[in-house]
RNA sequence: GCCCCGUUAGUUAAACGGAUAUAACAAGUCCCUUCUAAGGAUUAGUUGCAGGUUCGAUUCCUGCACGGGGCA
Numbered sequence: 001g002c003c004c005c006g007u008u009a010g011u012u013a014a015a016c017g018g019a020u021a022u023a024a025c026a027a028g029u030c031c032c033u034u035c036u037a038a039g040g041a042u043u044a045g046u047u048g049c050a051g052g053u054u055c056g057a058u059u060c061c062u063g064c065a066c067g068g069g070g071c072a
Base pairs, nucleotide, nucleotide: 001071002070003069004068005067006066007065010025011024012023013022018055027043028042029041030040031039048064049063050062051061052060
């Protein structure tokens, strides 16, 4: 230098181009309990960055960044 894969909540992962981005764990609040743990209810929080296509993009296209792998 070229090619391939990946990047989604604090963490690990889902999500045919279709409406509010989902779950588990973690966190907050409440209930329960003498207290703690466990258990129950509930709340907040997310698409790496910049463009493009589209009525509509996590999804498709381009560039960049970061991580991993391969070739030279």
Transfer RNA from a Candidatus Microgenomatia bacterium, 72 nucleotides, folded computationally.
The coordinates come from a structure-prediction model, not an experiment, and the mean pLDDT is 80.
Rfam family: tRNA. Gene Ontology term of the family: triplet codon-amino acid adaptor activity. The family's RNA type in Rfam is transfer RNA.